[in-house]
Small-subunit ribosomal RNA, 5' domain from Kordiimonas sediminis, 484 nucleotides, folded computationally. The RNAcentral record of the full RNA draws on ENA and SILVA. The prediction has a mean pLDDT of 87. The source organism's lineage runs through Bacteria, Pseudomonadota, Alphaproteobacteria, Kordiimonadales and Kordiimonas.
Context: one part of a larger RNA
């Protein structure tokens, strides 16, 4: 000198990009963050509004209607955190025993039959959460035969294994099987913190055979046999910590560091567990324990913001309980279309980087004040006031976009433009003993105070403290902290 996800003081006019709980992975009120699909399926209301009525209700319409169920696909994405992890976790470079819904190629085929279960209704339980009995029903739910080119199993004799319609005349599906493409498991060589005031460590440990299991190699995981396996090139242990891509320094080498932005992991109140599926052992799923909160009738129940705001507590410190699905993009659906706190805006904050402003030109009686004076003057200083101009932001007022392919714009009446009005509404902060640019006076008197080192201060202090003047940066400046 540089940089910072920065705070803290004094000051703050504008704009654009960009950032914005580093601390308690603490605890959360509230509300929104995942649903869709009637073109799979049975069901099926009320309000209203008309008609009839014995004034009890009916009938039609609302209604191809809400609705909820049954079923399909999603919810393993996307967002969030960095707690644990010193490891094949990452990073880079290789292997082989694997698996892949939803896309794309190609080949085959989609006939025939059954039995239930929800919703519904009856009847009951409970406080409530949820239920429990009977009985009725549909399907692209479920279930059997039947058929198998390719598949799978075989002791090569042979055995086993599939489908679903739908809407209306072309889709869209749905089974098998083969390729692919994507995407994920898995192994492996190298890199990858500190400490020996940690020297020994290991019994499923280390091989082998069998066997189980897995989507798949494998002590994975069990039988049995063997006794090995790591280890001073630092095992094991303790301590720290998510890596990388990059991010600051620095001429580099190298050091420090891993906010945003992307890749990977891991984790979702703490601990274990399966279970659905192509895909989890699953952040707004299930089951146990645990802690803690709430709710109860006391029998029992509910809940997890390390998703977006937002609160309380920590904290030096860090933002709206906002708009919109316009745009990209995701789920679903033949599509309309619905969701979608992803996202894309928009508020808040000088937290950063950029850029623009606060006018310009004339102007000497060198004005008045102020400050110093050797009382002659000198400084402030063309500064100012005066004339004369200009109108960038800001401001009024008007047009008014691109973002949108044929429609659809939340930003937003926004950006831009054009008109008008007037110097009008816009300047601080720090520091003048040296190191380091910039000097005097007055007040203090080892006091009160500075100070980054070195030192100033005890009666003429350029070092305290005011004040003139300078100096340097400049909507900033200075301080502190951190790293090179």
């Nucleotide at each position: 000198g540089a940089a910072c996800g920065a705070a803290c003081g004094c000051u703050g006019g504008c704009g654009g990009c960009a950032g914005g709980c580093c601390u308690a992975a603490c605890a959360c009120a509230u509300g929104c963050a995942a649903g869709u699909c009637g073109a799979a399926c049975g069901c099926g209301a009320a309000c209203g509004c008309a008609c009839c009525u014995u004034c009890g209700g009916g009938u039609g319409u609302u209604a191809u209607u809400a609705g909820a169920g049954u079923g399909g696909c999603g919810c393993a994405c996307g967002g969030g955190u960095g707690a644990g992890u010193a490891a094949c976790a990452c990073g880079u470079g290789g292997g082989a025993a694997u698996a892949u819904a939803c896309c794309c190629u190609u080949c085959a085929g989609u006939a025939c039959g059954g039995a239930a279960c929800a919703a519904c209704c009856a009847u009951u339980g409970g406080a409530a959460a949820c239920g429990a009995u009977g009985g009725c029903u549909a399907a692209u739910a479920c279930c059997g035969a039947a058929u198998a080119c390719g598949c799978c199993c075989u002791a090569c004799g042979g055995g086993g294994g599939a489908a679903a319609g739908a809407u209306u005349u072309a889709u869209c599906g749905c089974u098998g099987a083969a390729g692919g493409a994507u995407u994920a498991g898995c192994c492996c060589g190298c890199g990858c913190u500190a400490g020996a005031u940690u020297a020994g460590u290991u019994a499923g440990u280390u091989g082998g055979u069998g066997a189980g299991g897995u989507a798949a190699a494998g002590g994975c995981u069990c039988a049995c046999c063997a006794a090995g396996a790591c280890u001073a090139c630092g095992a094991u242990c303790u301590a720290u910590a998510g890596c990388u891509g990059g991010u600051u320094u620095g001429a580099g080498a190298g050091g420090a560091u891993g906010a945003u932005c992307a890749g990977c992991c891991a984790c979702a109140c703490u601990g274990g567990g399966a279970c659905u599926g192509a895909g989890a052992c699953a952040c707004g799923g299930c089951c146990c324990a645990g802690a803690c909160u709430c709710c109860u009738a006391c029998g029992g129940g509910a809940g997890g913001c390390a998703g977006c705001a937002g609160u309380g507590g920590g904290g030096a410190a860090u933002a709206u309980u906002g708009g919109a699905c316009a745009a990209u993009g995701g789920g679903g659906g033949c599509a309309a279309c619905c969701c979608u706190g992803a996202u894309c805006c928009a508020g808040c904050c000088a937290u950063g980087c950029c850029g623009c402003g606060u006018g310009a030109g004339u102007g000497a009686a060198g004005a008045a004040g102020g400050c110093c004076u050797u009382a002659g003057g000198g400084u402030u200083g063309u500064a100012a006031a005066a004339c004369u101009c200009u109108u960038u932001c800001a401001g009024u007022g008007g047009u008014g976009a691109a973002g949108a392919u044929a429609a659809u714009g939340a930003c937003g009446g926004u950006a831009a433009c054009c008109a008008c009005a007037g110097a009008a509404g816009a300047a601080g902060u720090u520091c003048c003993g040296g190191c380091u640019a910039a000097c005097u006076c007055c007040g203090u008197g080892c006091c009160a105070g500075c100070a980054g080192c070195c030192g100033c201060g005890g009666u003429a202090a350029u070092a305290c403290g005011g004040a003139g003047g300078g100096a340097a940066c400049u909507a900033g400046c200075g301080u502190u902290g951190u790293u090179c």